[in-house]
RNA sequence: CAGUGAAAAAGGCAAAUCAUGAGAAAUCAUGAGACGCAAAGCCAAGGGCCUGAACCACAUCCAUGUGGAAGGCAGCCGGUUGCCACA
Numbered sequence: 001c002a003g004u005g006a007a008a009a010a011g012g013c014a015a016a017u018c019a020u021g022a023g024a025a026a027u028c029a030u031g032a033g034a035c036g037c038a039a040a041g042c043c044a045a046g047g048g049c050c051u052g053a054a055c056c057a058c059a060u061c062c063a064u065g066u067g068g069a070a071g072g073c074a075g076c077c078g079g080u081u082g083c084c085a086c087a
Stems, first nucleotide, its partner, number of pairs: 003086003012037002017032006035075001041080003046077002048073004055068005
């Protein structure tokens, strides 16, 4: 440096749910709480997924739909950095 995470050691993070708050929503923050995670650290201008109030375009059965921009998800893949150890 690369590989691996079987066994250790020091630790770390925190799902669902509940409470409060923000948001149109997806979702996010704080607190409680632990399903789990060797990256469940970080990155949204790689892919994918979710939302769709208001805006734009198109359609249109005339209040609806589709798409775009917009917003979000890193605990979906991916990129990138890192602790310890060596069956």